The RNA shown here (transfer RNA) has 72 nucleotides and comes from a Candidatus Aminicenantota bacterium. The source organism's lineage runs through Bacteria, Bacteria candidate phyla and Candidatus Aminicenantota.

RNA sequence: UGCGAGGUGGGGCAGUGGUAGCCCGUUGGGCUCAUAACCCAAAGGUCGGAGGUUCAAAUCCUCCCCUCGCUA
Numbered sequence: 001u002g003c004g005a006g007g008u009g010g011g012g013c014a015g016u017g018g019u020a021g022c023c024c025g026u027u028g029g030g031c032u033c034a035u036a037a038c039c040c041a042a043a044g045g046u047c048g049g050a051g052g053u054u055c056a057a058a059u060c061c062u063c064c065c066c067u068c069g070c071u072a
Base pairs, nucleotide, nucleotide: 002070003069004068005067006066007065010024011023012022013021018055026042027041028040029039030038048064049063050062051061052060
């Protein structure tokens, strides 16, 4: 400098145009003599930022930011 991959709850990941989900964790409750495990419930993200297309965008287009890899 160019190319490619990625950015979604606290962590790790799904979701390729139609109300954003799973696992772990956290909190409360149950169970237990107690802890863990197990069971039930809840909170927590408007999807990196800004525009555009569309009736409708996490998803498509443009620019920008950040991370990783390759290349010079």

The RNAcentral record of the sequence draws on ENA.